[in-house]
RNA sequence: GGGCUGAUGGCGAAAUCCGGUAUCGCGCUCCGCUGGCAGUGGAGAGACUGCGGGUUCAAAUCCCGCUCAGUCCA
Numbered sequence: 001g002g003g004c005u006g007a008u009g010g011c012g013a014a015a016u017c018c019g020g021u022a023u024c025g026c027g028c029u030c031c032g033c034u035g036g037c038a039g040u041g042g043a044g045a046g047a048c049u050g051c052g053g054g055u056u057c058a059a060a061u062c063c064c065g066c067u068c069a070g071u072c073c074a
Base pairs, nucleotide, nucleotide: 001073002072003071004070005069006068007067010026011025012024013023020057028044029043030042031041032040033039050066051065052064053063054062
């Protein structure tokens, strides 16, 4: 230098080939059960999706450029 894969709440993942307004688990906060802890049940907060543009009524998803990580080739 080139090819491929990936980047989404604090952490780990999903959102498919087919754009429709982001879901699940753990963790966190509050409440109940308990004398308390653990455990369990309920409720809640938290990401506008690596960055910048484009297409579209509408983009995590499609197109272009860039950054970073992994991997392979030279």
Molecule: transfer RNA
Organism: Candidatus Woesearchaeota archaeon